[in-house]
RNA sequence: CGGACGGCACCGCCGAGUCGCCGCCAGGCGAGCCGAGGACCCACCCGUACCACGGGGUGAAUCCGGGGCCAUGGACAGGCCAUAGCCCCGGUAGGGCGCUCUUCCCGCCCGAACCCGUCAGCUAACCCGGUAGGCGGUCUGAGGAAGAAGG
Numbered sequence: 001c002g003g004a005c006g007g008c009a010c011c012g013c014c015g016a017g018u019c020g021c022c023g024c025c026a027g028g029c030g031a032g033c034c035g036a037g038g039a040c041c042c043a044c045c046c047g048u049a050c051c052a053c054g055g056g057g058u059g060a061a062u063c064c065g066g067g068g069c070c071a072u073g074g075a076c077a078g079g080c081c082a083u084a085g086c087c088c089c090g091g092u093a094g095g096g097c098g099c100u101c102u103u104c105c106c107g108c109c110c111g112a113a114c115c116c117g118u119c120a121g122c123u124a125a126c127c128c129g130g131u132a133g134g135c136g137g138u139c140u141g142a143g144g145a146a147g148a149a150g151g
Base pairs, nucleotide, nucleotide: 010137011136012135013134014133018031019030020029021028022027032131033130034129035128037126042121054119055116056115057114058113063091064090065089066088067087068086069085071083072082073081074080094110095109096108097107098106100148101147102146103145104144105143
């Protein structure tokens, strides 16, 4: 001098997940924010036949196709078919970032997980719960166009 990793401070991003006070540091309370349940009205239902299937919620995180593994069932000569679960791959509803904001286009990324327990449309009053986590901080095609706001 350069590089890698880590810590602290600061700044920023996703998200409701922030702020204040108290604390015996486990948490408690309040505000803000988010979500569930829950009337009237409204919506659904109020056509037929057959078959199959529990349903719902948080969240952007759904659905489709291909391959593999395993379980169950069916029919079995071989071996195949169906369903559920898991894994991988490719798309996709949708979401986020790249502009102070909006719309369109372009580029990149995500497209998980969990809960209720046979019960749930909307929903005033009322009532219940949550307020966690995870990242980035530069040398970049430093996004493009229109409009708004501001100067």
Molecule: c-di-AMP riboswitch aptamer (ydaO/yuaA leader)
Organism: Actinocatenispora comari